Model confidence (mean pLDDT): 85 of 100. The part of an RNA shown here (small-subunit ribosomal RNA, 3' major domain) has 479 nucleotides and comes from an uncultured bacterium.
[in-house]
Context: one part of a larger RNA
RNA sequence: UGACGGGGGCCCGCACAAGCGGUGGAGCAUGUGGUUUAAUUCGACGCAACGCGCAGAACCUUACCAGCUCUUGACAUGGGAAGUUUGGGUCUCGGAGACGGGAUUCUUCAGUUCGGCUGGCUUCCACACAGGUGCUGCAUGGCUGUCGUCAGCUCGUGUCGUGAGAUGUUGGGUUAAGUCCCGCAACGAGCGCAACCCCUGUCCUGUGUUGCAAACCCGCAAGGGUGCACUCUCAGGAGACCGCCAGCGAUAAGUUGGAGGAAGGUGGGGAUGACGUCAAGUCAUCAUGGCCUUUAUGUCUAGGGCUACACACGUGCUACAAUGGACGGUACAAACCGCUGCAAACCCGCGAGGGAGAGCUAAUCGGAAAAAACCGUUCUCAGUUCGGAUUGCAGGCUGCAACUCGCCUGCAUGAAGCUGGAAUCGCUAGUAAUGCUAUAUCAGAACGAUAGCGUGAAUACGUUCCCGGGCCUUGCACA
Numbered sequence: 001u002g003a004c005g006g007g008g009g010c011c012c013g014c015a016c017a018a019g020c021g022g023u024g025g026a027g028c029a030u031g032u033g034g035u036u037u038a039a040u041u042c043g044a045c046g047c048a049a050c051g052c053g054c055a056g057a058a059c060c061u062u063a064c065c066a067g068c069u070c071u072u073g074a075c076a077u078g079g080g081a082a083g084u085u086u087g088g089g090u091c092u093c094g095g096a097g098a099c100g101g102g103a104u105u106c107u108u109c110a111g112u113u114c115g116g117c118u119g120g121c122u123u124c125c126a127c128a129c130a131g132g133u134g135c136u137g138c139a140u141g142g143c144u145g146u147c148g149u150c151a152g153c154u155c156g157u158g159u160c161g162u163g164a165g166a167u168g169u170u171g172g173g174u175u176a177a178g179u180c181c182c183g184c185a186a187c188g189a190g191c192g193c194a195a196c197c198c199c200u201g202u203c204c205u206g207u208g209u210u211g212c213a214a215a216c217c218c219g220c221a222a223g224g225g226u227g228c229a230c231u232c233u234c235a236g237g238a239g240a241c242c243g244c245c246a247g248c249g250a251u252a253a254g255u256u257g258g259a260g261g262a263a264g265g266u267g268g269g270g271a272u273g274a275c276g277u278c279a280a281g282u283c284a285u286c287a288u289g290g291c292c293u294u295u296a297u298g299u300c301u302a303g304g305g306c307u308a309c310a311c312a313c314g315u316g317c318u319a320c321a322a323u324g325g326a327c328g329g330u331a332c333a334a335a336c337c338g339c340u341g342c343a344a345a346c347c348c349g350c351g352a353g354g355g356a357g358a359g360c361u362a363a364u365c366g367g368a369a370a371a372a373a374c375c376g377u378u379c380u381c382a383g384u385u386c387g388g389a390u391u392g393c394a395g396g397c398u399g400c401a402a403c404u405c406g407c408c409u410g411c412a413u414g415a416a417g418c419u420g421g422a423a424u425c426g427c428u429a430g431u432a433a434u435g436c437u438a439u440a441u442c443a444g445a446a447c448g449a450u451a452g453c454g455u456g457a458a459u460a461c462g463u464u465c466c467c468g469g470g471c472c473u474u475g476c477a478c479a
Base pairs, nucleotide, nucleotide: 001479002478004475005474007473008472009471010470011469012468013467015463016462019427020426021425022424023423026318027317028316029315030314031313032312033311034309035308042053043052064304065303067301070298073129077128078127079125080124081123082122083121087106088105089104090103091102092101093100094099109119110118111117131293132292134291135290136289140287141286142282143281144280145278147276152191153190154189155188156187157186158167159166160165171182172181173180197270198269199268200267202238203237204236205235206234208232211228212227213226216225217224241264244258245257246256247255248254320420324379325378326377327376328375329374330373336367337366338365341360342359346355347354348353386417391412392411393410394409395408396407397406433455434454435453436452437451438450439449
C1' cells in the first nucleotide's frame, strides 16, 4: 500500500421487511448427471454450467459407431509425359451405395502471333505437399461472461517522507453519480458519471395516397364523388431548465412544498460497460505458435447412433377446478411476414386437410380468427361435463424416405393429480399476474427463444437482521 475481520461509523441495492405469484409434490416437454451401449460425438460445472453452444439431429447436418471404398487424395499451388482437345444427358450390367464395366445421344470449349503455341479436361509418373471438428484456451489473437451501469480508476507538475509511498481522491454538506458547492499544499488533467444517439409521452408546421371521414351528394353496403378538418404516415421544429413562487440551508450546492403544464426534478424505456478481477469461457465460428497423424487421427459411401432408461437434479408447460368447464352469440389490438412466397371468395371433408385459384413485389392484396373480456344457456362440488397422460384403430401433411425417430386430425381409452415437506425463486407500475398474436431458424418438426399488444393488481412501517456492493476508520498470525 492492499486484502481480510462472527471490528466500528456512514450509505446503497427486490438485500431483508411489507405484499402478490411461483418452484420443490403430479403428468408431460426439455437440458444435465449417472447407467447402458458397437456408438450413445464434443464442449459448458457455485453465483457467472444444466430450454447453454443448438435461430430448430428422420437422410443431410455429423464431428460418433460397425461395415464397404480411395491413397498426391473431396480441395490448393507447382514439374514431366501421354491422350483427348468442351460440357452434359439417357439407357444397361454388378453392387447397399460410393464405385467399376458397357452402350447411345446432343453439343464440338476459351485465347491465338494459326505454331498442337497457351489455357482447360482426363490418365500415368515421381515428388514437394494437401488434409485433420486430432492435443494444448495454462503458448495466443479475436470475441464473450462476471463483479457492475457499481462509482470508481489514474496521470502531469508541485509539496511532504531516507524510502516503500502519501497528498490531490481526505474533511463539512449534497447527489442516482469522484454529481455539485464550500474548505484545504495543492494546482490542473485523463478514462469513467452525466449529456450528445434511438423509441415513447404533448403541441405546431409541412405532407395527403394505398391512409382518414366532420360537413354536402350518391349508395342496401363498400369511402364512390367530394374534402384533408380529425385519426394516421413520414420529415422538420417547439417543449422541462429547480426556469417561477414560498419554506429550509451557510448568502452555496441543493432539498421540501406549490403554481402553471401533456409531462417535474435523470419524465418512462433502450443502446452505451472505466482501470482491472476470475491462468473465468471458447484451438468445435474463425485465425494462430508448438506437438501429433500421413494406405490414416485424412477422404468417399450406405446403415445405425446423437432420440437408449432401475434412477437423481435444473428449467418450463398443463393441471388439480365454479373468479371454473362446456355450448351459442357479440366486441376491441399492436408488431411482424409474404414471389422457390402469402393465398381470399367458392366447392368437398366431422376434422387435420384437399380442389380451385381472384388479388398482392403490398399503408392498396393476403397470412388474420385476436384471446382473455362481455351477454345468454347448462353443469352443482363429484376424481366430476375437473384433468388430460397413456394406449388402440382410422386418417392428413411435409419430404427420395416418417420402422428405429416428425408434426397434426377424428373416434375410442381416460392414468397421476383435490394446491404440494425441508427449502427456494421472481417482481416496486402500465410492473407482477394473466390472455392472445407474430417472427427468426425452417421442406417438415416449439411447451424454447426473441418481439408485440389486451386486461391489470397488492405492498414498501422501516434498515435491527441475511446477501452483495461503495466511502472513511481501526486491528492484523496474510501478500